[in-house]
Context: one part of a larger RNA
Molecule: small-subunit ribosomal RNA, 5' domain
Organism: uncultured prokaryote
RNA sequence: GAACGAACGUUAGCGGUGUGGAUUAGGCAUGCAAGUCGUGCGCGAAAGCCUUCGGGCGAGUAAAGCGGCGAAAGGGUGAGUAACACGUAACCAACGUACCCUUCAGAUCGGGAUAACCUCUGGAAACGGUGGAUAAUACCGAAUGGUCCCGCGAGAGACAUCUCUCGUGAGGUAAACGGCGGCUUCGGCUGCUGCUGAGGGAGCGGGUUGCGGCCUAUCAGCUUGUUGGUGGGGUAACGGCCUACCAAGGCUUCGACGGGUAGCGGGUCUGAGAGGAUGAUCCGUCACACUGGGACUGAGACACUGCCCAGACUCCUACGGGAGGCUGCAGUCGAGAAUCUUCCGCAAUGGGCGAAAGCCUGACGGAGCGACACCGCGUGCAGGAUGAAGGCCUUCGGGUUGUAAACUGCUGUCACGCAAUAGGAAUCCCGACUGGUUAAUAGCCAGGCGGUUGACCAAAGCGAGAGGAAGUGCCGGCUAACUCCGUGCCAGCAGCCGCGGUAAGACGGAGGGCACAAACGUUGUUC
Numbered sequence: 001g002a003a004c005g006a007a008c009g010u011u012a013g014c015g016g017u018g019u020g021g022a023u024u025a026g027g028c029a030u031g032c033a034a035g036u037c038g039u040g041c042g043c044g045a046a047a048g049c050c051u052u053c054g055g056g057c058g059a060g061u062a063a064a065g066c067g068g069c070g071a072a073a074g075g076g077u078g079a080g081u082a083a084c085a086c087g088u089a090a091c092c093a094a095c096g097u098a099c100c101c102u103u104c105a106g107a108u109c110g111g112g113a114u115a116a117c118c119u120c121u122g123g124a125a126a127c128g129g130u131g132g133a134u135a136a137u138a139c140c141g142a143a144u145g146g147u148c149c150c151g152c153g154a155g156a157g158a159c160a161u162c163u164c165u166c167g168u169g170a171g172g173u174a175a176a177c178g179g180c181g182g183c184u185u186c187g188g189c190u191g192c193u194g195c196u197g198a199g200g201g202a203g204c205g206g207g208u209u210g211c212g213g214c215c216u217a218u219c220a221g222c223u224u225g226u227u228g229g230u231g232g233g234g235u236a237a238c239g240g241c242c243u244a245c246c247a248a249g250g251c252u253u254c255g256a257c258g259g260g261u262a263g264c265g266g267g268u269c270u271g272a273g274a275g276g277a278u279g280a281u282c283c284g285u286c287a288c289a290c291u292g293g294g295a296c297u298g299a300g301a302c303a304c305u306g307c308c309c310a311g312a313c314u315c316c317u318a319c320g321g322g323a324g325g326c327u328g329c330a331g332u333c334g335a336g337a338a339u340c341u342u343c344c345g346c347a348a349u350g351g352g353c354g355a356a357a358g359c360c361u362g363a364c365g366g367a368g369c370g371a372c373a374c375c376g377c378g379u380g381c382a383g384g385a386u387g388a389a390g391g392c393c394u395u396c397g398g399g400u401u402g403u404a405a406a407c408u409g410c411u412g413u414c415a416c417g418c419a420a421u422a423g424g425a426a427u428c429c430c431g432a433c434u435g436g437u438u439a440a441u442a443g444c445c446a447g448g449c450g451g452u453u454g455a456c457c458a459a460a461g462c463g464a465g466a467g468g469a470a471g472u473g474c475c476g477g478c479u480a481a482c483u484c485c486g487u488g489c490c491a492g493c494a495g496c497c498g499c500g501g502u503a504a505g506a507c508g509g510a511g512g513g514c515a516c517a518a519a520c521g522u523u524g525u526u527c
Stems, first nucleotide, its partner, number of pairs: 001527004006523005013377006019370002026333003030330003035069003040066002048057003076288003086212007095205003100201007108142004117132002120129003148172001150169008181190003214260003221251003226248008263285004267278004290311005313324004341367001343366003349363001350361004380410004390401004414468001416463003423457002429451003433447005471516005476497003482511005492499002
């Protein structure tokens, strides 16, 4: 000198864009943060209103249940981790993949349950138990089929196991479920969506390896599933991943093993660069979810707002037993020098579900608070004296504050007031059309036209009027800026050198000056 997620002191007009729990991965009241689908299924109220007292409307609505998809994403944090965790470059002839796109083939015949519901009943509650009835795109059995799986034979290829093609034997699948339209000779035809098997693609994931990136030798030897092999198991898959047996190996001064510290990278800061330091916000990735362990479901988890067990803590209890997990968004206590609103909206972008309308979304879009950072604007502009008053200094002549003020003319940014609109909106969907497909003016696809959708921000216009808007640090040298008074090695200053003991340019005050400016200094940290 530059920088900061800063803090503190003094001061403070406005706006834009960013940014804001770095410490206790300490504890948490309250609300919200993951639902959706009636075009999968069976059921099915009440309040209220009307009544001819039978009932009707509400309403086949709400709610609950079965089932499907999602809940493994998005969001948070950095505890752990020195490791194939990350970065980069390769490999998998050793692998997986729901939704999406695409190709081929198919969807036949049956069956038994179960929740919701009803009855009885246990419990303070949380939550259950017995019996009965019922549905499905829930579940099960059989058939069919092969390019799928396994075994055998032949051929081709390569990189050891292997890969590809052809033929041949045993096992395994499906939901005709829902909706719309037209014609119908009641046989069917057609469009959309969903289902099953096999192959390909895209995207995503799993595994292996080379190289790279901290400190410590006052850590020198470490290791028994350890290193390798065979058989078996397990996995989507290779592998001591696991297991039985066999062999005795494997790593290490090119630092093994141990200890300490730490998420990693793109980047960020500094620097001419080399380098050094760092890893907030944003992006990628890993790990974690009260602490430890475990599996279930599923395409995917060993699963933040799922389950089970143990532990600590908090809460409820009828003492028998139960409930919970903010390292999501707000908010609260604590600790701390220190870090915000218990806000608005799904209008936009994105995500989940749905045919769609739509619903959900503390992701996100916005608003609020903080000079925390950067940037921009303003606090007026021009004229105005051999220079008012006051202050300060003085050699008493004067000098300085100082064109500064007063005064005159002008302008009108911001703030203020009035009135109001552009744009952020493209869609989805609705309406009437055009073209294609089709037997079809159903549907579906494409195109333009009109309509619909704004949480929040708010330009442009007019009015008034210099009115409301300047401080902080320093002035001995380094280092830009000087005098007077007070004090008298006292009180004090100080980054270093050093000032202060009676004329202190260094302490305190005043006048003046210098620097920066809505900020200025101090402290901390890095280069």